[in-house]
RNA sequence: UCUUCGGAUCUAGUGGCGGACGGGUGCGUAACGCGUGGGAAUAUACCCUUGGGUACGGAAUAACUCACCGAAAGGUGUGCUAAUACCGUAUAAUGACUUCGGUCCAAAGAUUCAUCGCCCAUGGAUUAGCCCGCGUUAGAUUAGUUUGUUGGUGGGGUAAUGGCCUACCAAGACUACGAUCUAUAGCUGGUCUGAGAGGAUGAUCAGCCACACUGGGACUGAGACACGGCCCAGACUCCUACGGGAGGCAGCAGUGGGGAAUAUUGGGCAAUGGGCGAAAGCCUGACCCAGCCAUGCCGCGUGAGUGAUGACGGCCCUAGGGUUGUAAAGCUCUUUCAAUGGUGAAGAUAAUGACGGUAACCAUAGAAGAAGCCCCGGCUAACUUCGUGCCAGCAGCCGCGGUAAUACGAAGGGGGCAAGCGUUGUUCGGAAUUACUGGGCGUAAAGGGCGCGUAGGCGGUCCGUUAAGUCAGAUGUGAAAGCCCAGGGCUCAACCCUGGAACUGCAUUUGAUACUGGCGGACUUGAGUAUCAGAGAGGUAAGCGGAAUUCCCAGUGUAGAGGUGAAAUUCGUAGAUAUUGGGAGGAACACCAGUUGCGUAGGCGGCUUACUGGCUGAUGACUGACGCUGAGGCGCGAAAGCGUGGGGAGCAAACAGGAUUAGAUGCCCUGGUAGUCCACGCCGUAAACGAUGUAUACUAGUUGUCGGGUUUAACUCGGUGACUGAGCUAACGUAUUAAGUAUACCGCCUGGGGAGUACGGCCGCAAGGCUAAAACUCAAAGGAAUUGACGGGGACCCGCACAAGCGGUGGAGCAUGUUGCUUAAUCCGAUGAUACGCGAGAAACCUUACCCGCUCUUGACAUGUAUGUUGUGACUUCUGGAAACAGAUAUCUUUGGUUCGCCCAGGCAUACACAGGUGUUGCAUGGCCGUCGUCAGCUCGUGUCGUGAGAUGUUCGGUUAAGUCCGGCAACGAGCGCAACCCCUUUCAUUAGUUGCCAGCAUUUAGUUGGGGACUCUAAUGAUACUGCCGGUGAUAAGCCGGAGGAAGGUGGGGAUGACGUCAGGUCAUCAUGGCCCUUACGAGCGGGGCUGCAAACGUGCUACAAUGGUGGUGACAGUGGGCAGCGACACAGCAAUGUGAAGCGAAUCCCAAAAAACCAUCUCAGUUCGGAUUGGGGGCUGCAACUCGCCCCCAUGAAGUCGGAAUCGCUAGUAAUCGUAGAUCAGAAUGCUACGGUGAAUACGUUCCCGGGUCUUGUACACACCGCCCGUCAAGUCAUGGGAGUUGGUUCUACCUGAAGAUAGUUCGCUAACCGUAAGGGGGCAGCUAGCCACGGUAGGAUCAGUGACUGGGACUAAGUCGUAACAAGGUA
Repeated sequence: UCUUCGGAUCUAGUGGCGGACGGGUGCGUAACGCGUGGGAAUAUACCCUUGGGUACGGAAUAACUCACCGAAAGGUGUGCUAAUACCGUAUAAUGACUUCGGUCCAAAGAUUCAUCGCCCAUGGAUUAGCCCGCGUUAGAUUAGUUUGUUGGUGGGGUAAUGGCCUACCAAGACUACGAUCUAUAGCUGGUCUGAGAGGAUGAUCAGCCACACUGGGACUGAGACACGGCCCAGACUCCUACGGGAGGCAGCAGUGGGGAAUAUUGGGCAAUGGGCGAAAGCCUGACCCAGCCAUGCCGCGUGAGUGAUGACGGCCCUAGGGUUGUAAAGCUCUUUCAAUGGUGAAGAUAAUGACGGUAACCAUAGAAGAAGCCCCGGCUAACUUCGUGCCAGCAGCCGCGGUAAUACGAAGGGGGCAAGCGUUGUUCGGAAUUACUGGGCGUAAAGGGCGCGUAGGCGGUCCGUUAAGUCAGAUGUGAAAGCCCAGGGCUCAACCCUGGAACUGCAUUUGAUACUGGCGGACUUGAGUAUCAGAGAGGUAAGCGGAAUUCCCAGUGUAGAGGUGAAAUUCGUAGAUAUUGGGAGGAACACCAGUUGCGUAGGCGGCUUACUGGCUGAUGACUGACGCUGAGGCGCGAAAGCGUGGGGAGCAAACAGGAUUAGAUGCCCUGGUAGUCCACGCCGUAAACGAUGUAUACUAGUUGUCGGGUUUAACUCGGUGACUGAGCUAACGUAUUAAGUAUACCGCCUGGGGAGUACGGCCGCAAGGCUAAAACUCAAAGGAAUUGACGGGGACCCGCACAAGCGGUGGAGCAUGUUGCUUAAUCCGAUGAUACGCGAGAAACCUUACCCGCUCUUGACAUGUAUGUUGUGACUUCUGGAAACAGAUAUCUUUGGUUCGCCCAGGCAUACACAGGUGUUGCAUGGCCGUCGUCAGCUCGUGUCGUGAGAUGUUCGGUUAAGUCCGGCAACGAGCGCAACCCCUUUCAUUAGUUGCCAGCAUUUAGUUGGGGACUCUAAUGAUACUGCCGGUGAUAAGCCGGAGGAAGGUGGGGAUGACGUCAGGUCAUCAUGGCCCUUACGAGCGGGGCUGCAAACGUGCUACAAUGGUGGUGACAGUGGGCAGCGACACAGCAAUGUGAAGCGAAUCCCAAAAAACCAUCUCAGUUCGGAUUGGGGGCUGCAACUCGCCCCCAUGAAGUCGGAAUCGCUAGUAAUCGUAGAUCAGAAUGCUACGGUGAAUACGUUCCCGGGUCUUGUACACACCGCCCGUCAAGUCAUGGGAGUUGGUUCUACCUGAAGAUAGUUCGCUAACCGUAAGGGGGCAGCUAGCCACGGUAGGAUCAGUGACUGGGACUAAGUCGUAACAAGGUA
């Protein structure tokens, strides 16, 4: 509230059961927490089995009523009432306890008469508690921990064992097989990866554990010390009337915050499952579904066929084309998915469907609605253009970008994957880069400095026994899921289901007994002992000896000594050094002496004695595995150093002085103190090295040496060396003394730096040692070998490289080039050798590029287009002007083609494309050139060797000018270079004789003419020279030396000729050319100026300084070469330059053209008869033009200079030196350059040294290659880190104080229904109090870990800072 008055429904309460399950999370925990396998001293509600029982009583209380307090939460009092709530009695075993006599313990009813309950006990099932073996992270810079701790006895407590608790007793327990401490962490099935072994991990699902705001506690209960229960303390949040109260999402959603980042305040109990109930049923964010997210896995679609004028567009282009691309369009089809409409499940045994009108099916329309992301340098599949210009940017590693970027950005194209793709992070793999499988330690990181020895590990032969290891079988277990295999179900798949296999493990049991182990016995070969010999710088102590240095004394003796690259400091006339004699003292022991010996290593060296350790050989007598290794530990341990006390000759850190040097806190010299020596005590390190741990066994040889044995023979044992095999090694190398093959044990390593450092600990008197990190930083550091280059490394060889010579330069004047300065400009380039008389083989104008001024703008020059105009060329004069230019003008002539058109060629004007640039980049280039260097080298093929780079060949012995040749050789051949072939020259021959020549014959002034070809010569072709011949030498070779012959002799002389390459050598200004830049100017024209400027410096030359000369005279002998806008004979004029006239010659014909040095005479040593600069005057020539700025001639003038400092250049024979001649350029203008001839030397012992080069070898930290590399301080910036007076936190320990709640124990002037009780009280309970325990909290003192800190230490890093040059070569002092 309804009512049929019985009750029903809802709700509060009593009572029962469940809230200990399910769900969440991973704080804590390194633990019996987990995993696995066992165990005994236990409990277990609900469920099942079995045997019993269920009798008789009693007293309350909530709800409710009334009253009251409080803001609330809530509470107090009073009065009723029921039970399966509570209490008592009885009964009591096949139960429990027991001193074995005995003692003790229960119940509940309800009903629809079917049943459901209740109590005691039994067995089971399930679940839970407890115990044990084994397994389970890192740190030793955590080594000692522990007092209820370990054990026992009694007692208590628990469901149960137990120090679980308590009293007493004992002093134990754990720990190097890692205790304790610190840090980190839930564990597992599994998951990811991996061939596996492993490594990493512990989301989802499943098992266990722990936790529930933080800490403590108990109550109830079968089960909790309880996520959504209680009490207390604390922090926080909320409510409040300020007095008090309330709360706990690590349940499902959701909010805030944090964060790179993670979802809906959804539907339903339909299914599965759970709880309660007799059931209906109720509850269930467990669960089933839906929503969100490409987060993952799987499947599907975005269309299919055809279609070439290979369309348009885009991109590239060699401008032809190619590509996008059958791609598109077009044509012919299809409709999965999505869309619209319809039908519509299974999931559900009778009912019940959240999902859901879902899955699925049917129909309809139409190619319709549906592709992105990354990449394209190599790894790694995929390429071009443009932009940018060490910028912007990229980058996983290497690296890309500084004007041609397949690497940045964009585009086109391409490659990959695809509803995804790429990045980031993480894990495993590759990584044999922690190596169990499966690594190493001579030199790359790595053998302890050496021994003794504890624990441990490993261990000879035979027999027996055992059965721990080992092997085999069986049993139990190894949850399910997952992985794997076989089937099956969703259309396939992902996914799911069923079955199998597997789970490599653990336990029990039965066997086997070879090997290992245990136990027992035996043996002798490992090991040791004994006896006899032997060698030795083995050790310790004492004593002794001679040589030498120094010092002292004395003698002789006189001016130096000493020292060095050279000196000085130093010593010495106060007598040094030298020398003789005597003495003192300390230290070390020449010769012997030897890759000889001894010792574990460090180490040990005169002789003698004493004590003493080890080793070797022989014998084989004894013991009988007694052995090997060795974490910790102990001992020894060079030099230096330290402490105490001695000693101190020499030497000698520090120190002083002298040198050297830029400096010299060094190297060298003179001194000199610690120290070196002895005794005792420390230190404990070295390149303590064979950079090689110890022990054992095995595996080829040759040859020395030391010590034994032995018939002194073969040989053998033990050491110590050299060489070479197999094997090993990255290579080098090692190789019976292994770095080979094996075994046992120990030590050590894991990129370089930071760093053998910091902190901590231990040791030390100190110095310091041992142990030993991290942050940070780099992409390497390192080993061995190779090829080069280099060396103040070595060997050999060559060159005018030195030396021997001759002549120069550097000093003077001038010429010329350069620098510098100057200037309007002094154009540009070249700059060690390899620029500087170079480009330039010729600047008055021009050249000319520079400067000033005046001019032009399709242009001074080329091609083309359009329009207009003209339609031939030559040429005079005048005006302005500096000229360019502008203007005017006289005369002559009328070009070529023609389709007959002023049409074309041509000219002019305008406009446009363009021209032009000695502007830039030689570090964008071509071409050309210089240089090493005319040096003898540089390479290849095949073969061989080496893992390889590479080597060999090409090295080696000879020889050569030569990689020239010979011989040898794992090389055999070949190419570019060398040489030769080419040119000139030297000799001869043949041919040919004009312009050349002339012997003979004529002729002439004259080879002039005739003639001749013999000669010279010319110029063409040939010949000759090859070590061919002889002797010697050598290797019987190549060759070399000598000789003959020959014109010439060993390449006869000279030239041309320049390997692979080097120097980013030089040149964009010869030319060509990419890119960039200028375009009324950075282009073009003209006049003038400049390139010639002059304080200074340098290079290259000429002329000289004089007598080997000057001057004058005489006047002989060449060879190249050049000549018509030319050479010009000859004649005349002039002092001359030159002028006037003029023959000849386009040249073996004519000319330039005279050759000069030579010879003769003179001058006589001087600023001259040298020298010629400079200057004055006068002339000549060229040329439009000689002022700036030419050359020549004449007269006059007559500087410097008397042979040149340091230094430096050329030249080896027809050369140097010297003498002249010609040519190119050129109008004119050589002392330069190029060429030509004449005269014509000296010297070379030789390769030590300087320079350059070649070959071999050696070292190297160099490879941009020594102009290399590279170290440290200081200065600057940044970063991380140590110390640091302190300071701030965390964790933890010890001692003490305090003592909530709680249970326990004790206690009691309080309160009290059940039972007992003649009623007083008792028993029991509640409450209070006390005690110990104890959380939080407090005080004090430690320990430890972090943060921070003035200042301070070193470290790392950073294109171009300072000072030096320590290292790499003999690095200049190894």